[in-house]
Context: one part of a larger RNA
Molecule: small-subunit ribosomal RNA, 5' domain
Organism: uncultured bacterium
RNA sequence: GGACGAACGCUGGCGGCGCGCCUAACACAUGCAAGUCGAACGAGCGAGAGAGAGCUUGCUUUCUCGAGCGAGUGGCGAACGGGUGAGUAACGCGUGAGGAACCUGCCUCAAAGAGGGGGACAACAGUUGGAAACGACUGCUAAUACCGCAUAAGCCCACGGCUCGGCAUCGAGCAGAGGGAAAAGGAGCAAUCCGCUUUGAGAUGGCCUCGCGUCCGAUUAGCUAGUUGGUGAGGUAACGGCCCACCAAGGCGACGAUCGGUAGCCGGACUGAGAGGUUGAACGGCCACAUUGGGACUGAGAUACGGCCCAGACUCCUACGGGAGGCAGCAGUGGGGAAUAUUGGGCAAUGGGGGAAACCCUGACCCAGCAACGCCGCGUGAAGGAAGAAGGUCUUCGGAUUGUAAACUUCUUUUAUGAGGGACGAAGGAAGUGACGGUACCUCAUGAAUAAGCCACGGCUAACUACGUGCCAGCAGCCGCGGUAAUACGUAGGUGGCAAGCGUUGUCC
Numbered sequence: 001g002g003a004c005g006a007a008c009g010c011u012g013g014c015g016g017c018g019c020g021c022c023u024a025a026c027a028c029a030u031g032c033a034a035g036u037c038g039a040a041c042g043a044g045c046g047a048g049a050g051a052g053a054g055c056u057u058g059c060u061u062u063c064u065c066g067a068g069c070g071a072g073u074g075g076c077g078a079a080c081g082g083g084u085g086a087g088u089a090a091c092g093c094g095u096g097a098g099g100a101a102c103c104u105g106c107c108u109c110a111a112a113g114a115g116g117g118g119g120a121c122a123a124c125a126g127u128u129g130g131a132a133a134c135g136a137c138u139g140c141u142a143a144u145a146c147c148g149c150a151u152a153a154g155c156c157c158a159c160g161g162c163u164c165g166g167c168a169u170c171g172a173g174c175a176g177a178g179g180g181a182a183a184a185g186g187a188g189c190a191a192u193c194c195g196c197u198u199u200g201a202g203a204u205g206g207c208c209u210c211g212c213g214u215c216c217g218a219u220u221a222g223c224u225a226g227u228u229g230g231u232g233a234g235g236u237a238a239c240g241g242c243c244c245a246c247c248a249a250g251g252c253g254a255c256g257a258u259c260g261g262u263a264g265c266c267g268g269a270c271u272g273a274g275a276g277g278u279u280g281a282a283c284g285g286c287c288a289c290a291u292u293g294g295g296a297c298u299g300a301g302a303u304a305c306g307g308c309c310c311a312g313a314c315u316c317c318u319a320c321g322g323g324a325g326g327c328a329g330c331a332g333u334g335g336g337g338a339a340u341a342u343u344g345g346g347c348a349a350u351g352g353g354g355g356a357a358a359c360c361c362u363g364a365c366c367c368a369g370c371a372a373c374g375c376c377g378c379g380u381g382a383a384g385g386a387a388g389a390a391g392g393u394c395u396u397c398g399g400a401u402u403g404u405a406a407a408c409u410u411c412u413u414u415u416a417u418g419a420g421g422g423a424c425g426a427a428g429g430a431a432g433u434g435a436c437g438g439u440a441c442c443u444c445a446u447g448a449a450u451a452a453g454c455c456a457c458g459g460c461u462a463a464c465u466a467c468g469u470g471c472c473a474g475c476a477g478c479c480g481c482g483g484u485a486a487u488a489c490g491u492a493g494g495u496g497g498c499a500a501g502c503g504u505u506g507u508c509c
Stems, first nucleotide, its partner, number of pairs: 001509004006505005013378006020370001021336001026334003030331003035076003040073002044069002048065008083289003092214008102206002107202007115149001117147002124139006155180003159176001161174005185194003215261003222252003227249006234242001264286004268279004291312005314325004342368001344367003350364001351362004381411004391402004416446006425436001453498005458479003464493005474481002
């Protein structure tokens, strides 16, 4: 000198764009943050409409149709999106390869199909337990829920044959005989559309393996029994001590094993001429975690933040028998701290989930609010104006300086305030649809009107005098000032620097 997610002191007019718990991965009141589909299904409620009966002629009742609502069954989603950085020195990350050892819902393309049956369980009704949370028993019922049977182009299993290929185990293709496994319907007058089953290919996403790179300590030198390898069996989507039985005795290490400390990694960011050093806020990619520890279930996908089970700690309810909870989602509260915001608006846009759609949901997101926290821009007036006014300060008492500065004159209106107009952002053929927002912007009016501070002035280092103080009070980054004329302390005048900021502190280069 530069930089900062900064803080502190003094000061503070506006706008745009960013950014804002770095500390206690401390504890959390309250609200919201993941639903949706009635065009999968059976009940229920049901505005309204029609028909019939009774009659008191405008009421009751029965039947049929029925928009809509929605607990339950079922489907898809909830594994995304959002948060945090605790753990992790690791194939975690980065980079480059490999998978002849793998999976992939929705989507795209292609091929083949959907025949015929069955039995349940919720809801519901009844009985019943419990303070509650929540159950138990009996009975009824539907489906795109569940289960057999049929069929099999292709698929799977084992068998042998042929062709081609390779990278060791082997891989690909073709035909054969044997065994095995499918399916669901809905909407519509219909056309048709949306679904369903099997297979192949793709795309997307994931999983695994390997080369290289990835902090400090040797005042850590030895470490290791599923340990290292083999055979077999199990398990997995798949390879593998991944797990198990048996066998062998190996494996790693001064090219730093093991142990201890610290730490999420990267694209990047800051700095520097560069080499390098430091760093990993915001934005993007990957990883890990979700009160602590463990476990699996469901599923294409989780070992699942707003799912389940167990254990621990904590908080709450209780009829004392037993239950409920998890903000490192968005706001917000307490606490910690030098320190970090609103319990805001909207789904209008972008995107996501569901749905045929209308649409619903979305604290993702888009906006607004707060804070000079940062960067950038603008303003606080402009021109003229010497009697060089008054006042202040200094003075050799002549004057000098503040100083064209002010007053005064003539202008301007950025900003401010008021009034009028008023968007883009809204998109596929049209219409409709804007939280922001009557905002930005435009026009007019008013009136210099609403707007300057902070630090320094001994040298480094731009900028000097007076008074007070008297090694006191104090200053100080270094050298050093102060003990009676202090340009170094305090105040005043003046001056210098920067400016809505200016200084200080901390950290990095």